This is a predicted structure of a 78-nucleotide RNA (c-di-GMP-I riboswitch aptamer) from a Deltaproteobacteria bacterium. The prediction has a mean pLDDT of 83. The source organism's lineage runs through Bacteria, Pseudomonadati, Myxococcota and Myxococcia.

RNA sequence: AACCGAUAAAGCCACACCUGCCGUAAGGCAGGGCCGGAAUGCCACGGGUCUCCUUGCAGAGAAAGCCGGGCUGCCGAA
Numbered sequence: 001a002a003c004c005g006a007u008a009a010a011g012c013c014a015c016a017c018c019u020g021c022c023g024u025a026a027g028g029c030a031g032g033g034c035c036g037g038a039a040u041g042c043c044a045c046g047g048g049u050c051u052c053c054u055u056g057c058a059g060a061g062a063a064a065g066c067c068g069g070g071c072u073g074c075c076g077a078a
Base pairs, nucleotide, nucleotide: 004076005075012037013036017032018031019030020029021028022027035065041071042070043069045068046067047066049062050061051060052059
């Protein structure tokens, strides 16, 4: 360094929910909150899901805390 992930240490993030704002919506942002997480950091590339529109196909969006994949990162037991 890599693999790996502990009855270790220092930290980190923030499900649901509530308040305000934005958006047709899914949902997003800020504050509170804290179920959990070992990348629950970032990326919409693939699968699936959700929203808008449509007779339908198609199209435009959402979500990384659904799965796979890519990039980067803290610590150092076995």